[in-house]
Molecule: transfer RNA
Organism: Patescibacteria group bacterium
RNA sequence: GCCAGAAUGGCGGAAUUGGCAGACGCACAGGACUCAAAAUCCUGCGAGGGUAAUACCUCGUGAGAGUUCGACCCUCUCUUCUGGCA
Numbered sequence: 001g002c003c004a005g006a007a008u009g010g011c012g013g014a015a016u017u018g019g020c021a022g023a024c025g026c027a028c029a030g031g032a033c034u035c036a037a038a039a040u041c042c043u044g045c046g047a048g049g050g051u052a053a054u055a056c057c058u059c060g061u062g063a064g065a066g067u068u069c070g071a072c073c074c075u076c077u078c079u080u081c082u083g084g085c086a
Base pairs, nucleotide, nucleotide: 001085002084003083004082005081006080007079010026011025012024019069028044029043030042031041032040046059047058048057049056062078063077064076065075066074
């Protein structure tokens, strides 16, 4: 230099004829249980705005653009990582 693959909440990791983003697990927080803890069970857990608290609204799949009614998914450019060829 050329080719291929990958990048998703704090972490791992799903979701593809383009149609509710974050299933599931771990971690974490609150509660139950316990003399206390562990284990187990229940609930919650992206960001910002908003509310007394909810509700609700907007944004969010490496970065930027494009196509589309609609994009993690298709196209283009770039970044980083992995593998192959030279």